A computed fold for a 71-nucleotide RNA from a Candidatus Dojkabacteria bacterium, annotated as transfer RNA. The coordinates come from a structure-prediction model, not an experiment, and the mean pLDDT is 85. The sequence was found in a public genome assembly. Its Rfam family is "tRNA". The family's RNA type in Rfam is transfer RNA. Rfam describes the family as follows. Transfer RNA (tRNA) molecules are approximately 80 nucleotides in length.

RNA sequence: GGGGCUGUAGUUCAGUGGUAGAACACCACAUUCGCAUUGUGGAAACAGGAGUUCGAUUCUCCUCAGCUCCA
Numbered sequence: 001g002g003g004g005c006u007g008u009a010g011u012u013c014a015g016u017g018g019u020a021g022a023a024c025a026c027c028a029c030a031u032u033c034g035c036a037u038u039g040u041g042g043a044a045a046c047a048g049g050a051g052u053u054c055g056a057u058u059c060u061c062c063u064c065a066g067c068u069c070c071a
Stems, first nucleotide, its partner, number of pairs: 001070007010024004018054001026042005047063005
């Protein structure tokens, strides 16, 4: 320098054009003498920009970051 893959909640992962989900973690309450466990509830995210579309996490382009292959 060129090719490929990946980027979603604090973490690990789902989500193939129509309401963004789960587990763990966090907070509050209940339970306990207290802690832990357990139960209920809550907060929390689509790497950035542009385009296509009635509508984009999803499709296209560019940039950024990581991994990988070739040189």